[in-house]
RNA sequence: CCCGAACCAAAGCAAAAUACGGGAAACCGUAUGGCGCAAAACCACCUGUCCGGUGAAAGCCGGAUAGAGGGGUUGCUGAG
Numbered sequence: 001c002c003c004g005a006a007c008c009a010a011a012g013c014a015a016a017a018u019a020c021g022g023g024a025a026a027c028c029g030u031a032u033g034g035c036g037c038a039a040a041a042c043c044a045c046c047u048g049u050c051c052g053g054u055g056a057a058a059g060c061c062g063g064a065u066a067g068a069g070g071g072g073u074u075g076c077u078g079a080g
Base pairs, nucleotide, nucleotide: 003080005077012037013036017032018031019030020029021028022027035067041073042072043071045070046069047068048065049064050063051062052061053060054059
């Protein structure tokens, strides 16, 4: 340096649900919570899904999802 994610340690993230707030909606933020996660960090580039508009339909346009999959960038520990 590469492969690899077994064990341990440190540090971190945070599903459902509830409350409050934002949004037309999908969904998002904060608090409680603790299902899980080695990329559950970041990026909507590709596919998927969801919402809205349009269209006879195919599709097109706008939005959301990074905890659906792929890809890109960065990164803790570290057996072998």
Molecule: c-di-GMP-I riboswitch aptamer
Organism: Nitrospirota bacterium